This is a predicted structure of a 73-nucleotide RNA (transfer RNA) from an Anaerolineales bacterium.
The source organism's lineage runs through Bacteria, Bacillati, Chloroflexota, Anaerolineae and Anaerolineales.
Its mean pLDDT, the model's own confidence on a scale to 100, is 82.
It matches the Rfam family "tRNA". Rfam classes the family as a transfer RNA. Rfam describes the family as follows. Transfer RNA (tRNA) molecules are approximately 80 nucleotides in length.
Formats: sequence, C1' cells, structure tokens
RNA sequence: AGGCCAGUAGCUCAACUGGGAGAGCACCGGUCUCCAAAACCGGGUGUUGUGGGUUCGAGUCCUACCUGGCCUG
Repeated sequence: AGGCCAGUAGCUCAACUGGGAGAGCACCGGUCUCCAAAACCGGGUGUUGUGGGUUCGAGUCCUACCUGGCCUG
C1' cells in the first nucleotide's frame, strides 16, 4: 500500500425482506430480614464508531473516514 471481517446498553450479543431498538448478565429502586445474602416485584440506563448521501422511512442500502483483528505484498 491492497483485500476481508467487526464496531448496537456497563459487558457478551440479537434485530428476518429497509418499517415499534431488544435479550442475558451486571446495575438502580422496592418487598422480605435484626442486618445481609438468596428469592420475588419494578426500572433500559442507547447520539446503533464518525461525517455525508439514497429513501416517506436507515442498526440494515451507498460513500469517505476512524478504531480493532486477520490475510497478501
């Protein structure tokens, strides 16, 4: 320098053919308890890496860039 893959909640990951952003764990509040743990009830806490474009509508499509990993030279 070129090619491929990935980037979504604190972490690990889903999201179908473009149409309401979710799960588990963690966390927070509550019940219970003398206190705590466990259990149960409730709560998503998010600029979907960044900018731009297409579209009525973008996590998803196009484009440039950034970060990480792998491959070729």